[in-house]
RNA sequence: GUUCGGGUAAUUUAAUUGGAUAAAGUAUUUCCCUCCGACGGAAAAAAUGAGGGUUCGAGUCCCUUCCUGAACA
Numbered sequence: 001g002u003u004c005g006g007g008u009a010a011u012u013u014a015a016u017u018g019g020a021u022a023a024a025g026u027a028u029u030u031c032c033c034u035c036c037g038a039c040g041g042a043a044a045a046a047a048u049g050a051g052g053g054u055u056c057g058a059g060u061c062c063c064u065u066c067c068u069g070a071a072c073a
Stems, first nucleotide, its partner, number of pairs: 001072007010026004019056001028044005049065005
């Protein structure tokens, strides 16, 4: 340099071929429980790498770009 794959919450994984408000585990915070803590129970906050395009509708499709991995040269 060329081709292909991946990028979603602090972290680890989902999202059924484009369809309602993007789901869950761990962690964090708050409350309950307890004499206090741990365990346990309930709740909350938190994400589609970035920028455009197509579409009534995009995490998903197209283009550019960034990071990362693999193959070839």
Predicted 3D model of a 73-nucleotide RNA (transfer RNA) from an uncultured Erysipelotrichaceae bacterium. Rfam family: tRNA. Rfam classes the family as a transfer RNA.